[in-house]
RNA sequence: GAUAGAGGAUGCGUUUAGUCAUCAGUAAUGGUAUCCAAUAGCCGUGCAGGGCAGGUACCACGAAAGGGGCAAGCGCCGAAGUGAGGAAGGGCUGCAUCCCAACCGAUCUGGGCGGACGGAAUAAUAUCCGUACGACUGUCGCAGAUAUGCGGAGUGCUAUC
Numbered sequence: 001g002a003u004a005g006a007g008g009a010u011g012c013g014u015u016u017a018g019u020c021a022u023c024a025g026u027a028a029u030g031g032u033a034u035c036c037a038a039u040a041g042c043c044g045u046g047c048a049g050g051g052c053a054g055g056u057a058c059c060a061c062g063a064a065a066g067g068g069g070c071a072a073g074c075g076c077c078g079a080a081g082u083g084a085g086g087a088a089g090g091g092c093u094g095c096a097u098c099c100c101a102a103c104c105g106a107u108c109u110g111g112g113c114g115g116a117c118g119g120a121a122u123a124a125u126a127u128c129c130g131u132a133c134g135a136c137u138g139u140c141g142c143a144g145a146u147a148u149g150c151g152g153a154g155u156g157c158u159a160u161c
Base pairs, nucleotide, nucleotide: 001161002160003159004158005157008077011076012075013074014073015072016071018070019069020068029060030059031058032057033056034055035054041052042051043050044097045096046095047094048093049092080109081108085104086103089100090099091098110137111136113134114133116131117130118129119128120127139152140151141150142149143148
């Protein structure tokens, strides 16, 4: 250098017109009443332009996406997660700004679990993420007769060529 492997208290991720609940009696749509009056309101914000009727209450009807459980497959063992920074493109048009964002990606983390704290998103107490801690677990090193103890990190470890 190449090839092949191991770690399991649900190892990691992903796919599906699968299935179940939730989303939610919500949004949209229709009707009634009422407010506003084209100079109001709505299309993120400001200045212009352009367009549309908009808001509230009640009634009827009534979803979906995303997230989650289960199942079946697929790819695997830096599997994967994190995400400094950049950014195609998009939000009616122009300028400015703000927001979203395919994709690339520094850095850090051996692994899953637990509660604590913090954060993201959301309908959510479900879910995801981060930090330190706790025991457990795998791996290597050192000490030890052993039991075991201490320490390190995956660009590691084991085997073969």

Notes:
Lysine riboswitch aptamer from a bovine gut metagenome, 161 nucleotides, folded computationally. The RNAcentral record of the sequence draws on MGnify.